[in-house]
Molecule: c-di-GMP-I riboswitch aptamer
Organism: Firmicutes bacterium HGW-Firmicutes-14
RNA sequence: UCCCGACAAAGGCAAACCUGCCGAAAGGCAGGGACGCAAAGCCACGGGUCUAAAAUUAGUAGUCAGUAAGCUGUUAACAGUAGUCAGUUCUUAAAGCCGAUAUCUCGGUAAUAAGACUGAUAACUGCCAACUGCAAACUGCCAACUGGUCAUGACAGCCGGGUUGCCGAA
Numbered sequence: 001u002c003c004c005g006a007c008a009a010a011g012g013c014a015a016a017c018c019u020g021c022c023g024a025a026a027g028g029c030a031g032g033g034a035c036g037c038a039a040a041g042c043c044a045c046g047g048g049u050c051u052a053a054a055a056u057u058a059g060u061a062g063u064c065a066g067u068a069a070g071c072u073g074u075u076a077a078c079a080g081u082a083g084u085c086a087g088u089u090c091u092u093a094a095a096g097c098c099g100a101u102a103u104c105u106c107g108g109u110a111a112u113a114a115g116a117c118u119g120a121u122a123a124c125u126g127c128c129a130a131c132u133g134c135a136a137a138c139u140g141c142c143a144a145c146u147g148g149u150c151a152u153g154a155c156a157g158c159c160g161g162g163u164u165g166c167c168g169a170a
Stems, first nucleotide, its partner, number of pairs: 004168002012037002017032006035157001041163003045160003048155003055149006062142001064140004070134002073131003078126004083121005089116005096109005
C1' cells in the first nucleotide's frame, strides 16, 4: 500500500414514530427519537422499486351550441261524417180552396211534411304545410370526477458500479 473486518479504541450516521416546513404525490429538509449500519459518506452509470402533477386514453354525469324521431297549441288548405239556416230548383204525399161535371170523378192552386240538389255557416275526424312551445337520441366545445398507461419526479438505509475516507486484531 492492497485485501479484509475484531465482544478493540476514538468516534460517526440515524429506521420507525412525533412536530414544523416544502411538494400533486412518492419523497425531501430541520428538531426530537434510535431499528440498525464498517461506508447506513458522496454520485442516478446499470438494474430494480415507488409516485403520476402534466400529457394521453376509456368512461360517468353537467353547462352551452347544433341536428333531431315524436308530442301540445294556433293559422291556412283538402277530404269525409253528420247538424243548422236559406232557396227564382226538382220529385213524392197532401188537409184546404177554386173551376168543370153532377152526385162517379177530373183539372188547377196550395199551407205543410219528407227526400234530392245548390249556397252559407258552426262542430268532429283524418291529412299536408307554416309558426310557437316541450322533447328521447346523436354530434361538438368547455370544465369536473373515476379508472388505465407513462417520468421529465423520487429512492444511495434495494442490488450492482464509481469515488473519498477512520482504525489496524486475526